The RNA shown here (SAM riboswitch aptamer (S box leader)) has 105 nucleotides.
The model forms 94% of the base pairs in the Rfam consensus.
Its Rfam family is "SAM riboswitch aptamer (S box leader)". Gene Ontology term of the family: regulation of gene expression.
The coordinates come from a structure-prediction model, not an experiment, and the mean pLDDT is 85.

C1' cells in the first nucleotide's frame, strides 16, 4: 500500500529564504514576477484524539495543555447514476474519487 468509522455550504495570514509553478488526478474555470511550489519563524482557525474542568458518569457542555489538521475560490466546479424542469442546459439526490481524523493491519 490496504480496510473501517465519521466528517467535509462555517472559520482562520504575516515575515524571510527561494525563482517558476500550483490548485490529487482528467475536462473546466482559476491563482501566480504585485513572487508559485518548497522550506523556515511567529500568528491564527478548528475542536478529531490524548489529557483538563463542569457532577459520580456520559453519546453533554467548556476551555485549549499535548498528537494531529488547516488557514483563495463549497472538497474552485464537473466527471458515474436517478429524478425533475423552463430540456442539450439547469436544479436537486445519491455514488465514485479525495482529504482529514481515529482505529485495525
Nucleotide at each position: 500500500a490496504u480496510c473501517u468509522u465519521a466528517u467535509c455550504g462555517a472559520g482562520a495570514g504575516a515575515g524571510a529564504c527561494g525563482g517558476a509553478g500550483g490548485g490529487a488526478g482528467c475536462g473546466g474555470c482559476c491563482c501566480u514576477g504585485u513572487g508559485a511550489a518548497g522550506u523556515c519563524u511567529c500568528g491564527g482557525c478548528a475542536a478529531c484524539c490524548u489529557g483538563c474542568a463542569g457532577c459520580u458518569a456520559a453519546u453533554c457542555u467548556g476551555a485549549a495543555a499535548g498528537g494531529u489538521g488547516c488557514u483563495a475560490a463549497g472538497u474552485c466546479c464537473g466527471g458515474c447514476a436517478a429524478a425533475g424542469u423552463u430540456u442539450u442546459a439547469c436544479u436537486u439526490u445519491g455514488g465514485a474519487a479525495g482529504a482529514u481524523a481515529a482505529g485495525a493491519g